[in-house]
Context: one part of a larger RNA
Molecule: large-subunit ribosomal RNA, domain IV
Organism: Candidatus Pacearchaeota archaeon
RNA sequence: ACGAGUUAAGGGAAUUCGGCAUAAAUAGUCCCGUAUCUUCGGUAGAAGGGAUGUCUAUUCUUUUCUAUGAUUCAUUAUAGGGGGGAGUAGAUCGCAGUAACAAGGAUGGCACGACUGUUUACCAAAAACAUAGCUAAGCGCAGUUCCGAAAGGACACGUAUGCUUGGUGAAGUCUGCCCAGUGGUGGUGUCUAAAUGCCUAUUCCAAUAGGUGGAAAGCCCAUCAAACGGCGGGCCUAACUAUGAGGCUCUUAAGGUAGCGUAAUGCCUUGUCGUCUGAAUGGCGACGUGCAUGAAUGGCUUAACGAUGUUGUCACUGUCCCUAACUCGGUGCUU
Numbered sequence: 001a002c003g004a005g006u007u008a009a010g011g012g013a014a015u016u017c018g019g020c021a022u023a024a025a026u027a028g029u030c031c032c033g034u035a036u037c038u039u040c041g042g043u044a045g046a047a048g049g050g051a052u053g054u055c056u057a058u059u060c061u062u063u064u065c066u067a068u069g070a071u072u073c074a075u076u077a078u079a080g081g082g083g084g085g086a087g088u089a090g091a092u093c094g095c096a097g098u099a100a101c102a103a104g105g106a107u108g109g110c111a112c113g114a115c116u117g118u119u120u121a122c123c124a125a126a127a128a129c130a131u132a133g134c135u136a137a138g139c140g141c142a143g144u145u146c147c148g149a150a151a152g153g154a155c156a157c158g159u160a161u162g163c164u165u166g167g168u169g170a171a172g173u174c175u176g177c178c179c180a181g182u183g184g185u186g187g188u189g190u191c192u193a194a195a196u197g198c199c200u201a202u203u204c205c206a207a208u209a210g211g212u213g214g215a216a217a218g219c220c221c222a223u224c225a226a227a228c229g230g231c232g233g234g235c236c237u238a239a240c241u242a243u244g245a246g247g248c249u250c251u252u253a254a255g256g257u258a259g260c261g262u263a264a265u266g267c268c269u270u271g272u273c274g275u276c277u278g279a280a281u282g283g284c285g286a287c288g289u290g291c292a293u294g295a296a297u298g299g300c301u302u303a304a305c306g307a308u309g310u311u312g313u314c315a316c317u318g319u320c321c322c323u324a325a326c327u328c329g330g331u332g333c334u335u
Base pairs, nucleotide, nucleotide: 002329003328004327005326006325007324008323010321011320014319019316028052029051030050031049032048037042039170053092054091055090056089057088058087059086060085061084062083063082064081065080066079067078068077069076070075093097105314106313107312108311109310110309111308112306113305117129118128133168134167135166136165137164138163139162145154146153147152171301172300173299174298176231177230178229181228182227183224184223185222186221187220189219191218192217197212198211199210200209201208202207232250233249234248235247236246259293260290271287272286273285274284275283276282
C1' cells in the first nucleotide's frame, strides 16, 4: 500500500455525472398538533412540538386471595394483602432515562405507469408484461376455439349476464374527418368462367368438333376505421409597419378537429421570455410555422401508489477542504 472496522476540531456537498456510500442523522410508546390536494376513502406517523429513569406519598380503575356481614345462593358490601393499568404531587442521580439491543430522515416541483402484482434463475425490476374497466369480432351447442393420425378429448356438472380470439388499459373528460389503396362482411348478374357430365355430328370403336350446363374465385355494387392505415400546396389581401379574419387557384379518399406542444416526440437548439442560483447546455411556468404532436397504433387531466426517472429545499454527515490516529486481518521484511 491492501481488506474489514472505529473516531475525528472548524467548515458542511465546496466532493461528484449524480449526496454515490449505509456512512451520519431520524427512530419505540404516550400527549398535543397537522398544510395542500382529493376519487372524501385518503394524503397522515404529514410537517412540527412536548413527555419518558428511580424513590416516596397519594387518587381512580381492574383482577385475585383471606376474614366478616347481607342474601332471592346467582352474587354483593366492608376491611386487609398480592398483581396490572391510568394519573397527580414532591424528592433524587447523571452529559444523556425507548440511556444497551432493537428502532421512519423529512419535504416541494415535474415526467412515466392508475394501483397490489409479474419479469431477463447467473450483468437490465423498469416507463416493459399483467390488471380491473372499455371496446371489436366469432360462436345457438350435432356450434366457435383448441389438442389428437384416428378413436376420442379440453373449454364444460358450462350455454350469449356464456365461452373463444384481438385491441386499449383504473377513474374523470373526450375519442374529429377519410372506404381511393390493403383487408373483412354482405349482395347482385343475358358479366368472366375449367374439367368431369349430358346432347348432336363425323358409318361403328377411338379420337375430334360444336352445343348445353357449370361451383369457389374474380369483376361489379354496397358497407365496415375502438379493421391495416391516411389526414395538402401556391398567390393575394385591413388607412404606418406587421399579421391575415377574408379572397382566388391547383389538387386529394379526406386534407389533422378537440387537446397538448422545444415534449421520453423539435433538426435548427444552450429556441425566446419569466422564475429558481453568486453563476444553470439544468428544473419549473409560459410562447408555438409542431424538421417529424394528436385522439382505444388512444388524446388530455388526475387523488393514491413506486427499491422508477429528473430537479430543488431543510436536517445530517470524513463525499470533500485535508488529512490524521487507532483496532483486527494480512502482503512484505527479519528470525